[in-house]
RNA sequence: GCGGGAGUAGCUCAGUGGUAGAGCACCUCGUUGCCAACGAGGGGGUCGCGGGUUCAAAUCCCGUCUCCCGCUCCA
Numbered sequence: 001g002c003g004g005g006a007g008u009a010g011c012u013c014a015g016u017g018g019u020a021g022a023g024c025a026c027c028u029c030g031u032u033g034c035c036a037a038c039g040a041g042g043g044g045g046u047c048g049c050g051g052g053u054u055c056a057a058a059u060c061c062c063g064u065c066u067c068c069c070g071c072u073c074c075a
Base pairs, nucleotide, nucleotide: 001071002070003069004068005067006066007065010024011023012022013021018055026042027041028040029039030038048064049063050062051061052060
């Protein structure tokens, strides 16, 4: 330099056009003598960034940043 993959809640991930979810974690309450476990409820997101297409974009297109894998060139 070229090609491919990944980036979404604190963490691990789902969601492939119709206004974003799960598990764990966190907070509150219940149960218990206490903890754990279990049950109920709650908070937390401009979907890496910037543009474009569309009535509507996490999703499609372009650019860009970071990480991973492969290939090539030079030293």
A computed fold for a 75-nucleotide RNA from a Fimbriimonadales bacterium, annotated as transfer RNA. The organism belongs to Fimbriimonadales, within Bacteria. The RNAcentral record of the sequence draws on ENA. Rfam family: tRNA. Rfam describes the family as follows. Transfer RNA (tRNA) molecules are approximately 80 nucleotides in length.